The part of an RNA shown here (large-subunit ribosomal RNA, domain IV) has 353 nucleotides and comes from Labrus bergylta. The full RNA is in RNAcentral, with records from SILVA. It matches the Rfam family "Bacterial large subunit ribosomal RNA". Rfam 15.1 lists 51,934 matches to the family in 10,816 species.
[in-house]
Context: one part of a larger RNA
RNA sequence: CUCUCUCUAAGGAACUCGGCAAAAUAACCUCGUAACUUCGGAAGAAGAGGUGCCAUGAUAGGGUGUAAGACUUCGCGUCUGAAGCCUGAGAUGGUCGCAGCGACGAGGCUCAAGCGACUGUUUAACAAAAACACAGGUCUCUGCUAAACCGUAAGGUGAUGUAUAGGGGCUGACUCCUGCCCAGUGCCGGAAGGUUAAGUGGAUCGGUUAGCGCAAGCGAAGCUGAAAAACAAAGCCCCGGUGAACGGCGGCCGUAACUAUAACGGUCCUAAGGUAGCGAAAUUCCUUGUCGGGUAAGUUCCGACCUGCACGAAUGGCGUAAUGAUGGCCACACUGUCUCCUCCAGAGACUCA
Numbered sequence: 001c002u003c004u005c006u007c008u009a010a011g012g013a014a015c016u017c018g019g020c021a022a023a024a025u026a027a028c029c030u031c032g033u034a035a036c037u038u039c040g041g042a043a044g045a046a047g048a049g050g051u052g053c054c055a056u057g058a059u060a061g062g063g064u065g066u067a068a069g070a071c072u073u074c075g076c077g078u079c080u081g082a083a084g085c086c087u088g089a090g091a092u093g094g095u096c097g098c099a100g101c102g103a104c105g106a107g108g109c110u111c112a113a114g115c116g117a118c119u120g121u122u123u124a125a126c127a128a129a130a131a132c133a134c135a136g137g138u139c140u141c142u143g144c145u146a147a148a149c150c151g152u153a154a155g156g157u158g159a160u161g162u163a164u165a166g167g168g169g170c171u172g173a174c175u176c177c178u179g180c181c182c183a184g185u186g187c188c189g190g191a192a193g194g195u196u197a198a199g200u201g202g203a204u205c206g207g208u209u210a211g212c213g214c215a216a217g218c219g220a221a222g223c224u225g226a227a228a229a230a231c232a233a234a235g236c237c238c239c240g241g242u243g244a245a246c247g248g249c250g251g252c253c254g255u256a257a258c259u260a261u262a263a264c265g266g267u268c269c270u271a272a273g274g275u276a277g278c279g280a281a282a283u284u285c286c287u288u289g290u291c292g293g294g295u296a297a298g299u300u301c302c303g304a305c306c307u308g309c310a311c312g313a314a315u316g317g318c319g320u321a322a323u324g325a326u327g328g329c330c331a332c333a334c335u336g337u338c339u340c341c342u343c344c345a346g347a348g349a350c351u352c353a
Base pairs, nucleotide, nucleotide: 001348002347003346004345010339011338014337019334027051028050029049030048031047036041038173052095053094054093055092056091061087062086063085064084068080069079070078071077096100108332114326115324116323120132121131136171137170138169139168140167141166142165148157149156150155174319176317177316179249180248181247184246185245186242187241188240189239190238193237194236195235199231200230204226205225206224207223208222211218212217250268251267252266253265254264277311278308289305290304291303292302293301
């Protein structure tokens, strides 16, 4: 010096990213206990006090219950109950120590905010969380040989269930709520018109050649190749609906008798121009915004403001008791975290073998 452990004057978080680590709290009994609340909780809230041993004392009381007694429906019945056994406070007096849950073991606590309601689940072996799940909500599919799924199939799951059932999506207890837009995309419905495949159809054209012709050439039937019109479904176009479907939710200019601001007006664009609530936020770039609080001093924190770069309503919005090995902030208690180190014990390190 390293590791494990013990103690420490005065101070007490000045340490540090951060009270990390350590210290402190701790058992049982009694008293006492706030805001808030979904009335269950919060709560062991917080905060106080007590605790050994001896005597009174075989204490009071309680349990069980023999003998005995009373009652009796005569019952292995009910009630009381000496004895025995078990249990057992509180009080008074005394007594010892620094110390009586004498060792060991055994909650630190409070305030106000973020997130997730909660108990649960998860990256076996760097992440336990605000992620996942959840009860609840809602949309949608499915009428039973169900939808959906596995399998080439047979067959199976769904389900020996039947819309108060089953599958899928989103949201995520609860409270108060959930605004506007259907132009685009999707989905659902519609069938008049337009477009449209195979197929049907076969006008027409070509090849071949009996025959005709002096030749050029023409050319029946058959065989064969190509093929127009016309008929022809869903889909798409089209017409409607639909947002707890994917999603979206403006700009410029002017205006009030100080100034400032603009309830108001004008104009352009749009499918419609962000409602309630919240807001420098797990979201705010400028930014350590400004004001207030806490500190001697506060880029964090809390309360406001609103100029929201770039919140916003089931990709849910705002709250919320309870809850959390959850992230941020303050205080009390406590301490070697620190000022600033020291001592004790053990194991290494070092030397020799």